[in-house]
RNA sequence: AGCUCAUCAAGAGUUGGUGGAGGGAAUGGCCCGAUGAAACCGCGGCAACCAUCCGGCUUAGCUGGAAACGGUGCCAAUUCCUGCGGGGGAUGUCUCUCGCAAGAUGGGAG
Numbered sequence: 001a002g003c004u005c006a007u008c009a010a011g012a013g014u015u016g017g018u019g020g021a022g023g024g025a026a027u028g029g030c031c032c033g034a035u036g037a038a039a040c041c042g043c044g045g046c047a048a049c050c051a052u053c054c055g056g057c058u059u060a061g062c063u064g065g066a067a068a069c070g071g072u073g074c075c076a077a078u079u080c081c082u083g084c085g086g087g088g089g090a091u092g093u094c095u096c097u098c099g100c101a102a103g104a105u106g107g108g109a110g
Stems, first nucleotide, its partner, number of pairs: 003108006013043001015042004022032003028081002044075003049071002052066006079102001083100007
């Protein structure tokens, strides 16, 4: 890097230092940013995927709960909105919904 599975409408920083103009994946929007972007370091926090512990069941699995020391992740806006296809409502172009694609995070196999 690719493959596969699960999840993505909730939650958590107006934080200190370094740093100086970008950032929100990509396209188009719309936003954030010198009242200080990215990045790095520190501190704080959220969640509970893996791992751990206690149960249940129709037991190579599924599932309820606990805890948060360990491995990750995350802390503007629904994954900020979006693209393609199907369907519903509305009819000054909006909105609801299903599937797919794209992406993110975690688990797994090679």